């Protein structure tokens, strides 16, 4: 410096996100979602399950990239 969960209000079909409060944690908890992987939502697929495909989300899952003091 950032800000988890919970709670309050709002958006969304959902995952999830925004604001307030809050502080679990974090050298990168900065940035990047058409550089890659994973996970999650919805739809297609199919008797069903699965493979596969499409859409949205997640960077505080891995990752790419930039980087303070000592």
């Nucleotide at each position: 410096g950032c800000a988890a969960a919970a709670c309050a209000g709002g958006a969304g079909a959902a995952a999830u996100c925004c604001u307030g409060c809050g502080a679990c944690g974090c050298a990168a908890a900065g940035c990047u979602a058409u550089a890659g992987g994973g996970u999650c939502u919805u739809c297609c697929g199919g008797g069903a399950a699965a493979a596969g495909g499409a859409u949205g989300a997640u960077a505080g899952c891995c990752a790419g990239u930039u980087g303070c003091c000592a």